[in-house]
RNA sequence: GCGGCUGUAGUUCAAUGGUAGAAUAUGAGCUUCCCAAGCUUAGGAUGUGAGUUCGAUUCUCAUCAGCCGCU
Numbered sequence: 001g002c003g004g005c006u007g008u009a010g011u012u013c014a015a016u017g018g019u020a021g022a023a024u025a026u027g028a029g030c031u032u033c034c035c036a037a038g039c040u041u042a043g044g045a046u047g048u049g050a051g052u053u054c055g056a057u058u059c060u061c062a063u064c065a066g067c068c069g070c071u
Stems, first nucleotide, its partner, number of pairs: 001070007010024004018054001026042005047063005
């Protein structure tokens, strides 16, 4: 330099163009003599920028980061 893959919550993962979810973690409450465990509840995310579309995590382009291969 060229090609390919990946990018969603603190972490691990879903979501076949139509309200972004789960587990875990965190905060609060309940329970308990206390702790652990258990139950309830709250907050938190689509790498960035454009395009297509009534509507984009999803399709297209560019870009950034990481990984792999070729040279």